[in-house]
Context: one part of a larger RNA
Molecule: large-subunit ribosomal RNA, domain VI
Organism: Fimbriiglobus sp.
């Protein structure tokens, strides 16, 4: 920029791209076959290995924004409680998020044409031959089935709805800007912009940690108890408009 007015959703699928994997056991069966030894074809049925994809309910990892405990220093006038520094000082644990070592799935069934072979009918060639005419059965390869991208597939596709017939204020929608994240390098896609729960705060849970500070009591005291399943608490998870989502632009009928 095109797709012949301009938009929104929701499709089709031309044509691509993924996958494709293998072991073992069990039952047909100690069956057929074979002197035994040994041992199927066949059909069915169970668990596995690797790899793929998802996803955090479980089980662990990580988790420098959460709790706790300790060492050494230096501050906060001192005690008491705190802060800084020392690899997040070290240890102990751990919410989301991400993640395997965890957890669920995947490969297959199906069609069709066919290699390689093996076949039926049959002549040339009174026979005999799967070929010379016809006409089958065969493979993890090909082609479908299964997953994904996909109308610039220029043959540019297909349904629904939406907006108008006005030349000066602008439709339906769309953009920018603005709060964000289930998305992201930018961009993009999503969720939202007061007709509002997008975020932030503020409640209330929830989860972690593990019983705070203080003040009482017992001890000479370290230091226990007790008020105390306390205090404290990130990203979860619901509510709340208190805070911020202010203000703008484009945008329709060929020849």
């Nucleotide at each position: 920029c095109g797709g012949a007015g301009g938009a929104a959703a929701c499709u089709u699928g031309a044509g691509g791209g993924g996958c494709u994997u293998u072991c073992u056991c069990c039952c047909u069966a100690g069956u057929a076959c074979g002197a035994g030894a040994g041992g199927a074809c066949u059909g069915g049925g169970a668990g596995g290995g690797a790899c793929g994809c998802a996803c955090c309910g479980c089980u662990g990892g990580u988790g420098u924004a959460c709790c706790a405990g300790u060492u050494a220093u230096g501050g906060c006038g001192c005690u008491a409680g705190c802060c800084g520094u020392a690899c997040c000082g070290c240890u102990g644990g751990g919410u989301a998020g991400c993640c395997a070592c965890g957890u669920g799935c995947g490969g297959a069934a199906u069609g069709g044409a066919u290699a390689a072979a093996c076949g039926c009918u049959g002549a040339a060639a009174g026979c005999a031959u799967a070929u010379a005419a016809g006409c089958g059965u065969g493979a993890a390869a090909c082609u479908u089935c299964c997953c994904c991208c996909a109308a610039g597939a220029u043959c540019a596709g297909g349904u629904u709805u939406c907006c108008c017939u006005a030349c000066a204020a602008g439709a339906a929608g769309a953009c920018u800007c603005c709060u964000c994240g289930u998305a992201g390098a930018c961009u993009a896609c999503g969720a939202g912009g007061u007709c509002g729960a997008u975020a932030g705060g503020c409640c209330g849970g929830g989860u972690g940690u593990g019983u705070a500070a203080g003040u009482g009591c017992a001890g000479u005291a370290a230091u226990g108890c007790a008020c105390u399943c306390a205090g404290c608490u990130a990203a979860c998870c619901g509510g709340u408009a208190c805070u911020a989502a202010c203000a703008g632009u484009c945008g329709a009928g060929c020849g």